This is a predicted structure of a 506-nucleotide part of an RNA (large-subunit ribosomal RNA, domain I) from a Nitrospiraceae bacterium. NCBI's taxonomy places the organism under Bacteria, Nitrospirota, Nitrospiria, Nitrospirales, Nitrospiraceae. Its Rfam family is "Bacterial large subunit ribosomal RNA". Model confidence (mean pLDDT): 87 of 100.
Context: one part of a larger RNA
């Protein structure tokens, strides 16, 4: 050194397991903030250091309910030294340092450095001072009234915040097998704003000579009809079927008539949430370590959901069906209560730099195209229901609606979040990145990128005491335990590798 075969060392696959994701379902919520959010920084403890928790009244203060014999939060034990109408749970309150919209000024956040006003133990405390819309008031120039500036109060704004929304801006890569028109795509970004949903929306719509009658979401119409270097591609509408359904106001005067329709904003009973309570029924036998398993009886279900317990438990525990519950805050129908406004007649009244039009763009499935419809940068420019839009060039001609003012629930989108409940979803290279003190530790000037890391044992009973040994590290007895080759590097414990002992071989 090679096989073989036994027993190991490393290693951390595999199984099994879940403490954490993952997708959903049904309800809630859909904001927070200058009464200073959102995220943070420094501080607090008897006792270093994290995490949670609170704020110089700092693991906390007060009050109101629940509920209970222990209690001083986790890692984390002891140890001190308490407290016990307490701890613990909810509901209202007080504190609530310092950054931060941050708002007195300044500033390299969490620091500096002030002014007035009150009280003041003279140390200090308190409070006030930022820009802005919008009222109202006082002042007030060139400059006479005025204005523009200057002030003061009142009010409201500023910032964050996942996705959906709606405006305003807006690529590339890619595809066409190159590529420029054209796709991707009004997509990704980015910016403004809003709501619980945004938008829309009550026909100057369709349709077609028959009729429909606001929007808005899905199914089909249909991959049609059309557009399309007629290429890659893009792609409707009518009509027809659901879902939901709701209709009004101004552009005005007079007159009956009375404060009665809605709306909005408080108030507000039942309900409901935010703490909870009450709740059935079993012992024996055998095996083990340990019974929920075996065996042979018995109960209980409006409770055989699920999870716990030393192995598989309707009857041992939490609970679950069921039933009850809340001072206090929300939540809330009727009615009151403010505000705002109703009806009904006559007689008017009916939206102008608009419609059209030109040039030039952009929406519209529609790339100028026979190209109508909408929207407007630029120039222009009507008519006045005897009127004007529109039916996809354009004309009659018939139809059909009233633009240029507003407002409107629902059906529809979404999911930072909170409750309950589910998955022919994952089980630690899977599943969020993150199961574990991860957006950490680490990289990087920085924007940014971004891990790895679960498992003793039913209980810790976590190995007193002995021995070698450096007072090591590591072993070997000896207990504990069912097991210790479960010993903390701790469940199983494959492989590569690496040994030792043995055969055979060389």
């Nucleotide at each position: 050194c090679g096989c073989a075969u036994a027993c190991g060392g490393u290693g951390g696959a595999u199984g099994c397991c879940u403490a954490g994701g993952c997708g959903g379902u049904a309800a809630g919520a859909g904001g927070c903030g200058a009464u200073g959010a959102a995220g943070g920084a420094c501080g607090u403890g008897g006792c270093a250091g994290c995490c949670u928790g609170c704020g110089a009244a700092a693991a906390g203060c007060u009050u109101c309910g629940g509920u209970u014999a222990g209690c001083u939060g986790g890692c984390a034990a002891a140890c001190g030294a308490g407290c016990u109408c307490a701890g613990c749970c909810g509901g209202a309150g007080a504190u609530g340092u310092c950054c931060g919209a941050a708002u007195g000024g300044g500033g390299a956040a969490a620091c500096c450095c002030a002014a007035c006003c009150a009280c003041u133990u003279c140390g200090g405390u308190g409070g006030u001072u930022a820009u802005u819309g919008c009222u109202a008031c006082c002042u007030g120039a060139a400059u006479u009234c005025a204005u523009a500036g200057g002030g003061u109060a009142g009010u409201g704004a500023a910032g964050c915040u996942a996705a959906c929304c709606u405006g305003g801006g807006g690529a590339a890569c890619u595809g066409a097998a190159a590529c420029a028109u054209c796709u991707a795509a009004g997509u990704a970004c980015c910016c403004a704003g809003a709501g619980g949903a945004a938008c829309a929306g009550a026909a100057a719509u369709c349709a077609a000579c028959c009729g429909a009658g606001a929007u808005u979401c899905c199914c089909c119409u249909a991959g049609u009809a059309g557009u399309g270097g007629c290429g890659a591609g893009c792609g409707a509408a009518c009509g027809g079927g659901g879902a939901c359904c709701a209709g009004c106001c101004c552009a005005g005067u007079c007159a009956c008539g009375a404060u009665c329709a809605g709306u909005c904003a408080g108030u507000g009973a039942a309900u409901c949430c935010u703490a909870g309570a009450g709740g059935a029924a079993c012992a024996g036998u055998c095996u083990g370590g340990a019974a929920a398993g075996u065996c042979a009886g018995g109960c209980c279900a409006u409770a055989g959901a699920c999870g716990g317990u030393g192995a598989u438990a309707g009857c041992c525990c939490g609970g679950u069906a069921c039933u009850c519950g809340a001072a206090a805050g929300g939540u809330g129908a009727a009615g009151c209560u403010g505000a705002u406004g109703a009806g009904u007649g006559a007689c008017g009244a009916a939206g102008a730099g608009u419609a059209g039009g030109a040039c030039g763009a952009g929406g519209c499935a529609c790339g100028a195209g026979a190209a109508a419809c909408c929207u407007u940068g630029u120039c222009u420019g009507a008519a006045c229901a005897u009127g004007g839009g529109g039916g996809g060039a354009c004309c009659a001609u018939c139809c059909u609606c009233c633009a240029a003012g507003g407002c409107u629930a629902a059906a529809u989108a979404c999911u930072c979040c909170u409750u309950a409940c589910c998955g022919a979803c994952c089980g630690a290279u899977a599943g969020u990145g993150a199961a574990c003190c991860a957006g950490u530790a680490c990289c990087g000037u920085g924007a940014g990128g971004g891990a790895a890391a679960g498992g003793c044992g039913a209980a810790a009973a976590g190995a007193a005491c002995c021995c070698c040994g450096g007072a090591g590290a590591g072993g070997g007895g000896a207990g504990u335990g069912a097991a210790a080759u479960a010993g903390a590097a701790c469940c199983u414990g494959a492989a590569a590798c690496c040994g030792u002992a043995u055969g055979c071989g060389u």